[in-house]
RNA sequence: AAAAUUCUUCGGGGGCGGGUGACUCCUGCGGUUCUUAUUUCCGCAGAUGAGAAUUCCCUACUGGCGGUACAGUCCGCGACCCGGGGCGGGAUCAGCGCAAGCGGGACCUGCCACGGCUGACUCGGUGAAACUCCGGGACCAACAGUAAAGUCUGGAUGAAAGAAGAGUGAU
Numbered sequence: 001a002a003a004a005u006u007c008u009u010c011g012g013g014g015g016c017g018g019g020u021g022a023c024u025c026c027u028g029c030g031g032u033u034c035u036u037a038u039u040u041c042c043g044c045a046g047a048u049g050a051g052a053a054u055u056c057c058c059u060a061c062u063g064g065c066g067g068u069a070c071a072g073u074c075c076g077c078g079a080c081c082c083g084g085g086g087c088g089g090g091a092u093c094a095g096c097g098c099a100a101g102c103g104g105g106a107c108c109u110g111c112c113a114c115g116g117c118u119g120a121c122u123c124g125g126u127g128a129a130a131c132u133c134c135g136g137g138a139c140c141a142a143c144a145g146u147a148a149a150g151u152c153u154g155g156a157u158g159a160a161a162g163a164a165g166a167g168u169g170a171u
Base pairs, nucleotide, nucleotide: 001171004168005167006166007165008164009163010162017058018057019056023051024050025049026046027045028044029043030042031041060151061150062141063140064077065076066075067074072139073138081116082115083114085112086111087110088109089108090107095102096101121137122136123135124134125133143154144153145152
């Protein structure tokens, strides 16, 4: 120096403001009940009754990791979700066994690798080289909850692409 390997730490950002008003409550009137009052339910009205979307509309804001001329939009990876497979664990129940015990299937669950799914860009300029820089104009953003969510709440004090550091070390 170095194949490999162990461990530690780190490892995702963003709604300020305005408008609308589904819906809820309230008030009044009418209906429903054999009748009256109250309640329930139904309907209507309330522009000057109250609340009500960080989700709608306007406007604002955000951008994980590796590669490459510096990238949310190129190439690849990761997160969510789905699928079967492998290796374990749990509880249960057939079956086997004199017994200790073994234990197929379906069920719950952990880990591992794999497969599927997974959004969005153009024009001009500079340059040897840029869908990456500069200038203009666009576009995109899992699932669950909720008035329809990239920004709220939640799974998640999770997981992870990866980054840095420490040790061992075939050769």
FMN riboswitch aptamer (RFN element), 171 nucleotides, folded computationally. The coordinates come from a structure-prediction model, not an experiment, and the mean pLDDT is 80. Of the family's consensus pairs, 100% are formed in the model.